Predicted 3D model of a 1442-nucleotide RNA (small-subunit ribosomal RNA) from an uncultured bacterium. The sequence is in RNAcentral, with records from ENA and SILVA. It matches the Rfam family "Bacterial small subunit ribosomal RNA". Its family is annotated with ribosome and structural constituent of ribosome in the Gene Ontology.
RNA sequence: GAUAAACGCUAGCGGGAGGCCUAAUACAUGCAAGUCGAACGGAUAUAUUCUUUCGGGGAUAUAUUAGUGGCGCACGGGUGAGUAACGCGUACACAACGUACCUUAUACAGUGGGAUAGCCUUGGGAAACUGGGAGUAAUACCACAUGAGAUAUUUGAGAGGCAUCUUUUGAAUAUGAAAGUUCAAGCGGUAUAAGAUCGGUGUGCGUCUGAUUAGCUAGUUGGUGGGGUAAAGGCUCACCAAGGCGACGAUCAGUAGGGGGCGUGAGAGCGUGAUCCCCCACACGGGUACUGAGACACGGACCCGACUCCUACGGGAGGCAGCAGUAAGGAAUAUUGGACAAUGGGGGCAACCCUGAUCCAGCCAUCCCGCGUGCAGGAAGACGGCCCUCUGGGUUGUAAACUGCUUUAGACUGGGAAGAAAAGUAUGGUUUUAGUCAUAUCUGACGGUACCAGUAGAAUAAGCACCGGCUAACUCCGUGCCAGCAGCCGCGGUAAUACGGAGGGUGCAAGCGUUAUCCGGAAUCACUGGGUUUAAAGGGUGCGUAGGCGGCCAUGUAAGUCAGUCGUGAAAGCUUGUUGCUUAACGAUAAAAUUGCGAUUGAUACUGUGUGGCUUGAAUAUGGAUGAGGUAUGCGGAAUGUGACAUGUAGCGGUGAAAUGCAUAGAUAUGUCAUAGAACACCGAUUGCGAAGGCAGCAUACUGGGCCAUUAUUGACGCUGAGGCACGAAAGCGUGGGGAUCAAACAGGAUUAGAUACCCUGGUAGUCCACGCCCUAAACGAUGCUAACUCGUUGUUUGGACGAAAGUUUGAGCGACCAAGGGAAACCGAUAAGUUAGCCACCUGGGGAGUACGUUCGCAAGAAUGAAACUCAAAGGAAUUGACGGGGGUCCGCACAAGCGGUGGAGCAUGUGGUUUAAUUCGAUGAUACGCGAGGAACCUUACCUGGGCUAGAAUGUGAGCGCUGUUAUGUGAAAGCGUAAUUUCCUUCGGGACGCGAAACAAGGUGCUGCAUGGUUGUCGUCAGCUCGUGUCGUGAGAUGUUGGGUUAAGUCCCGCAACGAGCGCAACCCCUAUUGCCAGUUGCCAGCAUUAAGUUGGGGACUCUGGCGAGACUGCCAGCGUAAGCUGAGAGGAAGGCGGGGACGACGUCAAAUCAUCAUGGCCUUUAUGCCCAGGGCUACACACGUGCUACAAUGGCCGGUACAGAGGGUUGCGAAGGAGUGAUCUGGAGCUAAUCUCAGAAAGCCGGUCUCAGUUCGGAUUGGAGUCUGCAACCCGACUCCAUGAAGGUGGAAUCGCUAGUAAUCGCGCAUCAGCCAUGGCGCGGUGAAUACGUUCCCGGACCUUGUACACACCGCCCGUCAAGCCAUGGGAGUUUGGGGUGCCUGAAGACGGUGGCCGUAAAAGGAGCUGUUUAGGGUAAACCAAGUAACUGGGGCU
Repeated sequence: GAUAAACGCUAGCGGGAGGCCUAAUACAUGCAAGUCGAACGGAUAUAUUCUUUCGGGGAUAUAUUAGUGGCGCACGGGUGAGUAACGCGUACACAACGUACCUUAUACAGUGGGAUAGCCUUGGGAAACUGGGAGUAAUACCACAUGAGAUAUUUGAGAGGCAUCUUUUGAAUAUGAAAGUUCAAGCGGUAUAAGAUCGGUGUGCGUCUGAUUAGCUAGUUGGUGGGGUAAAGGCUCACCAAGGCGACGAUCAGUAGGGGGCGUGAGAGCGUGAUCCCCCACACGGGUACUGAGACACGGACCCGACUCCUACGGGAGGCAGCAGUAAGGAAUAUUGGACAAUGGGGGCAACCCUGAUCCAGCCAUCCCGCGUGCAGGAAGACGGCCCUCUGGGUUGUAAACUGCUUUAGACUGGGAAGAAAAGUAUGGUUUUAGUCAUAUCUGACGGUACCAGUAGAAUAAGCACCGGCUAACUCCGUGCCAGCAGCCGCGGUAAUACGGAGGGUGCAAGCGUUAUCCGGAAUCACUGGGUUUAAAGGGUGCGUAGGCGGCCAUGUAAGUCAGUCGUGAAAGCUUGUUGCUUAACGAUAAAAUUGCGAUUGAUACUGUGUGGCUUGAAUAUGGAUGAGGUAUGCGGAAUGUGACAUGUAGCGGUGAAAUGCAUAGAUAUGUCAUAGAACACCGAUUGCGAAGGCAGCAUACUGGGCCAUUAUUGACGCUGAGGCACGAAAGCGUGGGGAUCAAACAGGAUUAGAUACCCUGGUAGUCCACGCCCUAAACGAUGCUAACUCGUUGUUUGGACGAAAGUUUGAGCGACCAAGGGAAACCGAUAAGUUAGCCACCUGGGGAGUACGUUCGCAAGAAUGAAACUCAAAGGAAUUGACGGGGGUCCGCACAAGCGGUGGAGCAUGUGGUUUAAUUCGAUGAUACGCGAGGAACCUUACCUGGGCUAGAAUGUGAGCGCUGUUAUGUGAAAGCGUAAUUUCCUUCGGGACGCGAAACAAGGUGCUGCAUGGUUGUCGUCAGCUCGUGUCGUGAGAUGUUGGGUUAAGUCCCGCAACGAGCGCAACCCCUAUUGCCAGUUGCCAGCAUUAAGUUGGGGACUCUGGCGAGACUGCCAGCGUAAGCUGAGAGGAAGGCGGGGACGACGUCAAAUCAUCAUGGCCUUUAUGCCCAGGGCUACACACGUGCUACAAUGGCCGGUACAGAGGGUUGCGAAGGAGUGAUCUGGAGCUAAUCUCAGAAAGCCGGUCUCAGUUCGGAUUGGAGUCUGCAACCCGACUCCAUGAAGGUGGAAUCGCUAGUAAUCGCGCAUCAGCCAUGGCGCGGUGAAUACGUUCCCGGACCUUGUACACACCGCCCGUCAAGCCAUGGGAGUUUGGGGUGCCUGAAGACGGUGGCCGUAAAAGGAGCUGUUUAGGGUAAACCAAGUAACUGGGGCU
């Protein structure tokens, strides 16, 4: 885009079309084929007339009519079952045929005859129907006559063709016609010829699928003869011959009416065959003939069968695939309508009759076309709805309201067609009296329809689908992997533009969607117009048949080819022009087209074909060289095994390490001899040969091939090659040999969780030979064969020419690198995967499956051929970027190693898990949670629990009003709170204000949920050296290059090179602290010298220390060596410091949906007498247990006692708190000083000196417990710290494992601060004192960086993924069987009919003929054995999905 459509929702009108695609299922009822009285005898009715014995009868006319007869019924109408066929289409042929009615021409129509329906009568039967008798007519039937230009036979002459022959013209013989009606005209009849029309028959070409259908055929193929037909013919029969068809697809099976056309498509095609037209076939299933011009006959006959109906049970009737209609089936398809007015058909002289053909109407949005549902104005941009960033805005939307206008369609009123012209009738004219012309008259189903006019009034008329992308159109709410959507991709797990609803929008519109089917897109079966190295696809290889294709020249022919002409190619349809309905659809007309087929006339380049020639393709001859080419035979040495002998002694062998095994009965090892089988080291190669498989010691014999050279010979002999034939590694099979090595199976030993493996020791088939099979391989160059052409470089094998050689050149091979070109790329590139030609083979998404079934081959194993159901939305190729690897290379890090000290064991502290609980609030969970949020849980904090209270609330703002406020006292209560009483605050300009209470109302509140909706902040990789961009270049592209490479660095730091050149974020530096020093400045700091004091206390001083500002200083700058450079090395020089001096802050692009909604902020959701708020008490402090982080120890490098020395950095007014005093002490008292370089916390400790202890569970260790206290605080019970006395637990250096640290570091020692009333601080953050050891080195563990490689990974190895087993579902193979269907075959039987025989009966003068009987054939029926197809089946096999 389309449809004979159906379904869902919706629906105003008209025009034109269409309407059982299924059950060729069954049919009630009505109608669909009759007509003619001008063929016939009659009958009935009416009218007129005559007659009458009044019962009637005759005649005429009109109408109707059963029967005889004629014509028609073979047309028209329906259907598509069958049919793969001369059925259809197309073109021819009939010298092999027919044709009623019609037309033309010629001729004719004479004489007779006997019957029979009807009618009458009489029977049978329920009916259908039917028997007998009498008698009758014809255009019914029969006989005779006439008769040729007819037919047949014989025969003469001429012409022609297409084989039999055809045709023209003579002669003779024979055969054989007719019908009337009517007053007439007219209408008919017979014969022959011709025409027209319609048929019959034959042939070429075309016409679906399957080869898992390969052979079929006995009347079969042909001949002769007879029969038969309208007609040729095995059409049929007898005889004879043995043919005919088939790979160019016979036969068989399946499916199917064919064509014009129709749909689609640019076309070629593909699909289709409704309506209309042509042909065919069929008429309940099957068979058969009759009649007839025509049938083997839809509304005829006979017979068989199935079914239905009637019946009196004896018998009968029927055939809607005609029009309506009914039932059934189905997703689905209409009225039991009107009319013959028109067109057409039948009959008739005609009038006319018949006509479900036809013309009309009805139903149905089934399709096509047209029209309408209003138009213009109208902004307060209304109300309402929806949305939002919500005092407001946006949108619906000029939409509505409102104003004006119009009136198609519809409604009503009125008018009102064309289609009709003939025939007929009447009158008239003319005339070759048949006819013809003119006028008038008569005839419309549709239909009072189309159409026209008028009236009123916007009045009566819009839906459907969609809105994630493809694909035009977006928001809100609901839902929460549910409900659902979905054409493909895919949506939905709490913010869904994808589900459902709404608002809005988009598309189409009286329709819109969905489903089904076809074409297109699909170059995705490729003729036009594809491919085969790796994506699916080259046969394992050759030889060769058919076939296809084929060198140069000349000539003939004209089959192909090309051109002209003629015929045909029906009409309709398509296309174009014109035209008719108001337009269109639709119709009319003309043209074009119909690409085809046939005939004919030409052309002759090419192809074909015939003839003649040629040599370049091909082949042969001669000469030469070449090679693991093949077959057979013989020979050889090394090695191995075995045997014998000898020497010799304890192991050998084997492995990662072992063991099994062998060995004192003498192994292994060594030597000599003997023997067996198999394979051939070195040469040896990137070599050579062969068609492929493949071929390797040497020699001989036989033999194949290719190559080179030279002339010569043949003269296209060629290429390819479906089938076919041959060869065809290894393994395997059969028979017979052989058997050394090696070695499936097997055994043992190891390894391992296991180890039916890898390793070891053995070991049988086999490996070898001969003969015969098998016939497959990653049989690979994953690349079929042949021929031609296309820039170069280089190696090598083997020939030829030239050359002294080097080398040059010319062939044939085998390799490597590249140009052009090709390719998706990788790559190929004269050995093509380039450019061409010829032929063959093969492919068409993945799986199922190279499976099943069938067939062929095979001894078997199996091979060859080779599907489907079902299932998935991918499978696959090449390349890219990452990630990963028990891949490679380079490098780094307290990563290992080397060291020091710990943890893991004990007690305690603290955090976590778990458990418990009313609650033990919440969060953090590998590294990157666990002395973490928390830098202070007794109340508070506090979020948890229990209980008591409040509800616009505990806080803030606006606020009418109040002065109730404040203060004091008091009741109740655990408190919060709820009440009571007294009194009356401050300022004032006297209005009021401050302050407080406060109704209503508006804003509440939430540590409730979601860190996977978020901001912000943070951890980690990682202070690792990386991460990117612009332009250019390369690539179809993803991407690459830069950023790789060579060096160097802590560093993508720098240098060099380079299709790259630059740049950014990172690195480094800039910032702070610290180490040295200069200058400036000297109080509260300092004190060398001077003075003074108990004391830098004071005077004084700026020198020093110190403080804190500004500077200097370090840059591989200098030297030496190495290096192109960057840079490195050097205990170098100098320097306080040397190669980043030490430390800090600083954290690239990103990763982990990492952490946090409980710091804070925030979207959404939830909650509102509660999940909010207040209060008391409790809990967060529980305790069998497990883990992390710490403290203290286990002691003598120590503990205790006494004496004594030296810091830094901090804090302090609700504070630090001195001196002095009290207390053993915590502390108390005291209150100086200090808002701090001034006063104070404040005694530093380890250290040093002296003493004591002497290796013990101790003078170690301090847990735990008892008692007594101090301090803070409303309050130390749960649940604080500290002091004193007493008590004195575990613990004697810690398993597997594991952590930190590279220098002022580790270790060790003390001091301070934050939080804080106090403190569970052994934590955290700082400060200084003392102060080490070790690093060979980068193999390994962990982490990281760069390059490279493989990849089937990409939520990226914590990946992906294979098979069995378990379970469910699905389709399918086999299957003892069983059921159904199909087409044939054999035998039996066999109706009607046809053909033949007979025919005693009928018939006649005699006959002809017939009944009857019978033979053949045949539909059908029965039976039998096979075949084919389908269904089903216990059980069973594999497969797919989950």